[in-house]
RNA sequence: GAUAAAGGCAAACCCGGAGCAAUCCGGCGACGCAAAGCCACGGGUCCAUUUCCAGCGGAAUGGAUAGCCGGGUUACCGAA
Repeated sequence: GAUAAAGGCAAACCCGGAGCAAUCCGGCGACGCAAAGCCACGGGUCCAUUUCCAGCGGAAUGGAUAGCCGGGUUACCGAA
C1' cells in the first nucleotide's frame, strides 16, 4: 500500500500496586494506531538532586517519555 481478509496494540476515566517525582506495572476500558513492535542515538518536553544568579533565569548530573518529532533496527497480511 486496497472501503480485502486474518490477526495485533490500547488513550482517558476508575480500581490495586511501585516511585520523592516525572512516570511505570496489573486490572477494567477503547480515544485512537500500519510499526501505538524494539532501541533514549539527535532534538523537544517533563521530574529529582546539586549548583550559579540580587532576581528573572541558567548549568551539571541522574531519571521519565518510543502514544512529541527525527534516526536506527526487526516484522504480519497483501490485490492492482
Molecule: c-di-GMP-I riboswitch aptamer
Organism: uncultured Geomonas sp.